RNA sequence: ACUGUUCUUCGGGGUAUGUGCAAUUCAUAACCGACGGUGACGGGUGCUGCGGCAUCCGAAGUCCGUGAGCCCGUUUUGGGGCUGAGCCGGUGCGAUUCCGGCACCGACGGUAGAGUCCGGACGGGAGAAGAACGGG
Repeated sequence: ACUGUUCUUCGGGGUAUGUGCAAUUCAUAACCGACGGUGACGGGUGCUGCGGCAUCCGAAGUCCGUGAGCCCGUUUUGGGGCUGAGCCGGUGCGAUUCCGGCACCGACGGUAGAGUCCGGACGGGAGAAGAACGGG
């Protein structure tokens, strides 16, 4: 290097107008995109025989997984189950990731029917960073 235990901190974004008695819920037009992986793109640093090579960082809402949520079970914890959405064209050895175009998706409770309001939630959380002690 790597790794075990414990602890600390961090850890989700988004609206205008119209109609109407009433809607951030309808209509029209906007807007948003958690975490890990992959990633041909971008950037930094080092080396260089100047062709590149090495390394680090960023980069997918719709790919592979995870999380919140819901259901079952449980004294509790652990546990089991369910859980959204992408195509077409281009480049290329190679892209569902790049470029172009057009689409699509979004828990539960409340309420004029909600991804954007209010609430459970000063919660939980995938995970990220760090510290202490130990293994190696």
This is a predicted structure of a 136-nucleotide RNA (FMN riboswitch aptamer (RFN element)). The sequence was found by an Rfam model in a public genome assembly. Of the family's consensus pairs, 100% are formed in the model.